[in-house]
RNA sequence: AUGUUUUUUGCGGAGAGUUUGAUCCUGGCUCAGGAUGAACGCUGGCGGCGUGCCUAAUACAUGCAAGUCGAACGAGGGAGUUCUAGUGUUUACACGAGAGCUUCCAGUGGCGAACGGGUGAGUAACGCGUUGGUGACCUGCCCCAAAGAAGAGAAUAACCUCGGGAAACUGAGGCUAAUACUCUAUGCACUUCUUAAGUUUGAAUACUUUUGAAGUAAAGGUUCUAUGGACGAAAGUCUGUAGCAUCGCUUUGGGAGGGGCCUGCGUCCCAUCAGCUUGUUGGUAGGGUAACGGCCUACCAAGGCAAUUACGGGUAGGGGACCUGAGAGGGUGACCCCCCACACUGGUACUGAAACACGGACCAGACACCUACGGGUGGCAGCAGUAGGGAAUAUUGCGCAAUGGACGAAAGUCUGACGCAGCAACGCCGCGUGUGUGAUGAAGGCCUUCGGGUUGUAAAACACUUUUCUAAGGGAAGAGAAAGGACUGUACCUUAGGAAUAAGUCUCGGCUAACUACGUGCCAGCAGCCGCGGUAAUACGUAGGAGGCGAGCGUUAUCCGGAUUUAUUGGGCGUAAAGAGUGUGUAGGUGGCUUGGUAAGUUGGGUAUGAAAUCUCCUGGCUCAACUAGGAGAGGUUGCUCAAAACUACCAGGCUAGAGGACGGUAGAGGAAGGUGGAAUUCCCGGUGUAGUAGUGAAAUGCGUAGAUAUCGGGAGGAACACCAGUGGCGAAGGCGGCCUUCUGGGCCGUUCCUGACACUGAGACACGAAAGCAUGGGUAGCAAACGGGAUUAGAAACCCCGGUAGUCCAUGCCGUAAACGAUGUGAACUUGAUGUUGGCGGCGUAAAAGCCGUCGGUAUCGUAGCUAACGCGAUAAGUUCACCGCCUGGGGACUACGACCGCAAGGUUAAAACUCAAAGGAAUUGACGGGAGCCCGCACAAGCAGCGGAGCGUGUGGUUUAAUUCGAUGAUACACGAAGAACCUUACCUGGGCUUGACAUAUGAGUGGUAGGGAUCCGAAAGGUGACCGACCCUUCGGGGAGCUCUUACAGGUGAUGCAUGGCUGUCGUCAGCUCGUGCCGUGAGGUGUCCGGUUAAGUCCGGUAACGAGCGCAACCCUUGCUGUAUGUUAUACGUAUCAUACGGGACUGCCGGUACAAAACCGGAGGAAGGUGGGGACGACGUCAAGUCAGCAUGUCCUUUAUGUCCAGGGCUACACACACGCUACAAUGGUCGGUACAAUGGGUCGCAAAGUCGCGAGGCGGAGCCAAUCCUCAAAGCCGAUCUCAGUUCGGAUUGCAGUCUGCAACUCGACUGCAUGAAGCCGGAGUUGCUAGUAAACGCAGGUCAGCAAUACUGCGUUGAAUACGUUCCCGGGCUUUGUACACACCGCCCGUCACGUCAUGGAAGCUGGCAAUACUUGAAAUCGGUAUCUUAACUCUAACGAGAGAGAGCUGAUUAGGGUAGGGCUGGUGACUGGGACGAAGUCGUAACAAGGUAGGUGUACCGGAAGGUGCGCCUGGAUCACCUCCUUU
Repeated sequence: AUGUUUUUUGCGGAGAGUUUGAUCCUGGCUCAGGAUGAACGCUGGCGGCGUGCCUAAUACAUGCAAGUCGAACGAGGGAGUUCUAGUGUUUACACGAGAGCUUCCAGUGGCGAACGGGUGAGUAACGCGUUGGUGACCUGCCCCAAAGAAGAGAAUAACCUCGGGAAACUGAGGCUAAUACUCUAUGCACUUCUUAAGUUUGAAUACUUUUGAAGUAAAGGUUCUAUGGACGAAAGUCUGUAGCAUCGCUUUGGGAGGGGCCUGCGUCCCAUCAGCUUGUUGGUAGGGUAACGGCCUACCAAGGCAAUUACGGGUAGGGGACCUGAGAGGGUGACCCCCCACACUGGUACUGAAACACGGACCAGACACCUACGGGUGGCAGCAGUAGGGAAUAUUGCGCAAUGGACGAAAGUCUGACGCAGCAACGCCGCGUGUGUGAUGAAGGCCUUCGGGUUGUAAAACACUUUUCUAAGGGAAGAGAAAGGACUGUACCUUAGGAAUAAGUCUCGGCUAACUACGUGCCAGCAGCCGCGGUAAUACGUAGGAGGCGAGCGUUAUCCGGAUUUAUUGGGCGUAAAGAGUGUGUAGGUGGCUUGGUAAGUUGGGUAUGAAAUCUCCUGGCUCAACUAGGAGAGGUUGCUCAAAACUACCAGGCUAGAGGACGGUAGAGGAAGGUGGAAUUCCCGGUGUAGUAGUGAAAUGCGUAGAUAUCGGGAGGAACACCAGUGGCGAAGGCGGCCUUCUGGGCCGUUCCUGACACUGAGACACGAAAGCAUGGGUAGCAAACGGGAUUAGAAACCCCGGUAGUCCAUGCCGUAAACGAUGUGAACUUGAUGUUGGCGGCGUAAAAGCCGUCGGUAUCGUAGCUAACGCGAUAAGUUCACCGCCUGGGGACUACGACCGCAAGGUUAAAACUCAAAGGAAUUGACGGGAGCCCGCACAAGCAGCGGAGCGUGUGGUUUAAUUCGAUGAUACACGAAGAACCUUACCUGGGCUUGACAUAUGAGUGGUAGGGAUCCGAAAGGUGACCGACCCUUCGGGGAGCUCUUACAGGUGAUGCAUGGCUGUCGUCAGCUCGUGCCGUGAGGUGUCCGGUUAAGUCCGGUAACGAGCGCAACCCUUGCUGUAUGUUAUACGUAUCAUACGGGACUGCCGGUACAAAACCGGAGGAAGGUGGGGACGACGUCAAGUCAGCAUGUCCUUUAUGUCCAGGGCUACACACACGCUACAAUGGUCGGUACAAUGGGUCGCAAAGUCGCGAGGCGGAGCCAAUCCUCAAAGCCGAUCUCAGUUCGGAUUGCAGUCUGCAACUCGACUGCAUGAAGCCGGAGUUGCUAGUAAACGCAGGUCAGCAAUACUGCGUUGAAUACGUUCCCGGGCUUUGUACACACCGCCCGUCACGUCAUGGAAGCUGGCAAUACUUGAAAUCGGUAUCUUAACUCUAACGAGAGAGAGCUGAUUAGGGUAGGGCUGGUGACUGGGACGAAGUCGUAACAAGGUAGGUGUACCGGAAGGUGCGCCUGGAUCACCUCCUUU
């Protein structure tokens, strides 16, 4: 010295919200705490102690705030009182000269007025704080000590007289006193000079002693005692002498306290203030001051200050302290204390111990007041108070009782200092507004699931208490000896009365404690941040309830904290903001080993100081507390002193490991200059040769018959140097590449010879510095901004093409910037490794090589520890440390403005603010997306077949029309869809006519007995109205009740709104193979792994591998149907039996078997057997989720709306319209066909308000008819096909639309608007443009049949059924959709994403600007008050001197004059504001306009410096960067 442990004591640091889909980080913004001289809103009971113009240092009415002494002095006057002579009159009274005493007023004189009190304008300074100094000083009153106080004199206020003036005030003359003034004397003493000797100190102008000379003082007052004199009638007064005492006076020395001056250190911001200074810096001499000093003057010299921030600008009184903080710090300077400065603004001096003086003077100025207009007066930043300003700050109070102060001998006077009271919740502290019992959990309020809950023991009620309050009574201390108290009848005590007199405010979405209802409906509003509000708001407003605090509670403002967000404690700079483009080097900072010394830093001890108050601790006093008293502690970059000597520093030595030199080698695109070479492009000349060439995605412009391109030969000229060539080399960086020569810089290696710390870094400074650009002069082959033309395109100011000028090249000079990048400053040290490559050296090795080992220097890759937010870095660190420099502090505004410097210019360097946002950002994650990549699948393409798109018709939709053409569905995923049937009905729409508890339900109450119901007649389109007549039911205690009907009130009703409030159901991705979980593991985390990789599959199907192991929802299977078969049964079918058929229950198929391929796994290929073979065919079944997908009109349902209507009933109409467009279909265009005749074969189904046979009538639709059938029983023709005939390629014997006539059927009714039949009519259409749909086998295609709905029918639709029955698939490049992996991303509402710029409009702040207008500090010239200093001698002049006198002198004053100087004026500049036509960009704003630049390869990769161009984003040229995707190759690494 350090570490560890134990014990004791004290102190002691909290976070949250917000960027994202989510995460980590960076980073800002915001909140919770404390505080205040506060203000505002709502509210307000009491007391104690404090505090109270922060703004206009603005202006001030009125009163007060500094006087006092008669014991310094003279005179006069007033008042009171006492005494007295005298006078008048009635004993007594009145008057009363005079005297005394007291008191007041003015003056001379003394002391005080320089304190106390106020304010903070100025001041960035020795102003303040702290430490020293004064050997450079002063000090009234006070204390101590020594000595003295003698003798003279001349005036002047007051007063009187006369004047001036409105006033303020003032002139002249005359009188008078002093502790006022003057002179002389004396001098212990002091001052100056001088002689001599000595002392202290770093230093003498100091001190001591000494010689001599000169100079310098004074004032008296009063009490008492003693003793005189004068005056008076007296009372008494005046005056003298002596003494004691006391208060003063003079000189000197000392003290105390106070002050002046000097000084080290500390003391705000701006460098967009970098140079400042002429009394300036120093000296000499003089002046001045109490005193040093350029403080002032003259002369001499030329200095002085400054990046350790001078000078300039801005702001500001400083400190003790106060607030905050864990502390370090940060902020502040109210009250109290200390210091300073100021006193209307500026200047000046006088007096005095002290002032350049708050309540003094003079002058100037501004302002205000008075005025007789001549002239005067004033200064609240003292206490109150007024006006004004302002968000805002009190009484024109009482008293000198206390404390303190001035004067006085004292009594005392004065004191807005002070002590008190008043006002104010302004702050701190304390108390109260009751306490106990009290459940039916009262009423009321609020909520409700209607049960209840809550307010809530809360209230009421009962009992109790009296702090507080009111009234009454008593009543202090504050006063040191008697008296004397503003506060004050106050504090306090006692008694009585009665719960009496006393609770609010803010909040309740998260942060942040506390929740519901109603109202509102992006409105009104809230908001500290995030954010709430668009019809279910815990976020607005109100109510109930709850939470917090409480005589207060909230808000606003400001400060600290949180904020480690300026980081000393305690941050950073690869990608988030941040390493200067690079070097050389000055100041500065830092510095190797060792010896001795010093003691500045450092450490320890002692001591002085750091005022008091404050703070902390202890103790005491007010009932407690706040408050306050005493004691202790604490508080410092402080001084002095003693000691130590490790470290740093300094001084003197030494060393060699750092650094440098010498010597010997060595590699290299290092630099500069000069020369030289070949290939290629272009051009020129000549030859050959003929029609094209060139160019592109495709073209065109261009070139070419005047001969191009091509090809051969020759020539000219410029620029650049293939191969070698390499994560190879060199250089500080920029950068450097053919070859040769010359000159030249640096590095590396080896030896260990020399020097001896000579080193590292480096603010300024200086040098170098790609490309572009500039200047001058050359040069110009190729390339190529601008420009011209051609294309592309909606446009194309681009990408592409044809040309082409600056430029690119050289020389010289500028510029000074880049993604100047390793986005990583330089130097040094330390810390496991592996593998390349390059330059040396040593060793081994070889014939020589190669090769191996070691080492130094460079350059790469991987990687340990460690670091990092992660990515990554990792001996070439972003690891661990040291030294120094540079830089950062939210985004935008802004690589900007202004200013300055540089530049020829372009421009560069330096570099803000207003305003605005709550983010901007980094890395990584999961998705989605890509005009990224890989793999795979699907009737996705391809290969085929049949279609659609063209025609006519049917149907749906859009559009249009309409009184209405009801509504919904609208890319895929609407459009023959809801609708499996619109003539009425349906029906929801329109027109018109009716009804109003209703067409329908429930309940309450009332009514009704020829009631309910039926219903002729009449009106009417009907509904509806009218209403003759007929006429009931159940129970009964016989009263009546039920049901019905009528009326009333609640309510019914709504196809009205909201599918974006919902349930349910459905579509789609998609029958795609996916979607997840538990545990474990990895990662700070989001998350990953599993789910990946290699195979395989229809499949996340299975197998193998594997930090994963398992599991769930999906796949598959289970279900239905069909194909084969067995058994059982047999209504029907069959003449009968099997069989068929039907029903039920079983079997069968599992890659089970064989071969091959494969990891000998899964599986695949082939085969056998089998009715069927690899999921046998078909169906039902649809994971997590997506589309706010569809549906409130199927149903249900919240909320809203409607209620003689948006309900309900009825008639008629409409949903059927028709220029047109689209979708889904039917029929066709014909001979594989049409027509006619004959003839064959199904299955699924349906049927009693029904299907309907036979028979019969009709050409036919159909009619009549009615057997049979509640169905394997009855009814229900199959058609294409086959056989034969005819038609013969045509708008036809194709095709059937349209139209006319005549009919049938259904139905209340076929006009709008049904289907069918017969006859007649006989349209378009001759196979369909671009494009597009379906389908992979019993499928497509073709053919018919049935059913539902339904009176009938629009059905050609839909759902099923059978009959006939193909073609093709090489394959996965492409289109579409999907799955998995990977990659990029600025997307996450997820590409229908995001986003840039011009333009237009509005708002806001700001720059420039012709100017206009202020402020500040200076400069030059001019003018210059008062005052001070100097000069002068014109005038005046009591004391002193001289003179007998006159007078003279000394001195003084006035005047004049010089210097200094406030202020004023003039002038040109500087700095800094305001404003300004116009103008520049910026920010923000609702869904404006134009394009689409960026993010994916963003559709031309992007960015960057520079230059040119363009409506705009931007484009292009040159150079650079990767912070570029994709593919391929090279090199290196890892693994094998």